[in-house]
A computed fold for a 75-nucleotide RNA from Candidatus Sysuimicrobiota bacterium CSP1-3, annotated as transfer RNA. Rfam family: tRNA. By type it is a transfer RNA. NCBI's taxonomy places the organism under Bacteria, Bacillati, Candidatus Sysuimicrobiota.
Formats: sequence, C1' cells, structure tokens
RNA sequence: GCCGGCGUAGCUCAGUGGUAGAGCAGCGCACUCGUAAUGCGCAGGUCCGGGGUUCGAAUCCCCGCGCCGGCUCCA
Repeated sequence: GCCGGCGUAGCUCAGUGGUAGAGCAGCGCACUCGUAAUGCGCAGGUCCGGGGUUCGAAUCCCCGCGCCGGCUCCA
C1' cells in the first nucleotide's frame, strides 16, 4: 500500500430503514440476625467523526479515524 471484519450504555453484545435494547456491573427498596443469593424498581447513549440519499438513518451510499486479521512491497 491492497483486501476483509469490527466500532451501539462502565463491560460483553443484540438491533441491518419506522419508539435505541438485553445480560452483567452501578444505585435504591424488599427479603435476612447479618452477608451472599433472589425479587422489584431506578439511573445510565455524540449508535466512532463528517457529508449525502430519504417523509424518516445505528441501519443505505461517500470520505475520514481507530481496532483486529490476511496479502504484498522495501530495507
């Protein structure tokens, strides 16, 4: 340099045009002599950045950035 995959909550991930979600973690409450576990609830988002298409974009297109893998070139 080229090709492919990935980027969404603190972590791991789902969601592939029409209300942004789950599990774990966090906080509160219940339960318990107490803790863990369990149950109920609450909070938590620049959907990597910019632009475009569309009535409508996390989702489609373009450019860029980052991570991972493969290939290639030079020394």